Predicted 3D model of a 105-nucleotide RNA (SAM riboswitch aptamer (S box leader)) from a soil metagenome. The sequence is in RNAcentral, with records from MGnify.

């Protein structure tokens, strides 16, 4: 660093130590201890294994990863449909980017 898939579902408890933390502005968590780390659980199924299979699908969950606040919290860019005399503002939708994770190069 580039590709491909996925990202509206799930998962906690003690200890350690003490101020920021949720990638970002808004909005949100946080001394009733967040965020980190260690332990033990759990959660998912990307790689595994076992079966099916032309494409594809069912199961295991020992074993690499990952995950256990809010849809990737939502929203940032375009687009379009609506609300509205209309403009502002707003409410849906889709695409996009940006981000996270697995695998391959």
């Nucleotide at each position: 660093u580039c590709u491909u898939a996925u990202c509206a579902a799930g998962a906690g408890a003690g200890g350690u130590a003490g101020a920021g933390g949720g990638a970002u502005c808004g909005c949100c968590c946080g001394a009733a201890g967040a965020c980190a780390c260690c332990u033990c659980a759990g959660c998912a199924a990307c790689c595994g294994c076992c079966g099916u299979u032309u494409u594809u699908u069912g199961g295991c969950a020992a074993g690499g990863u990952g995950c256990u606040a809010a849809u990737u919290c939502c929203a940032g860019c375009a687009a379009g449909u609506u609300g509205g005399u209309a403009a502002a503002c707003g409410a849906c939708u889709u695409g996009g980017a940006a981000g996270a994770u697995a695998a391959g190069g």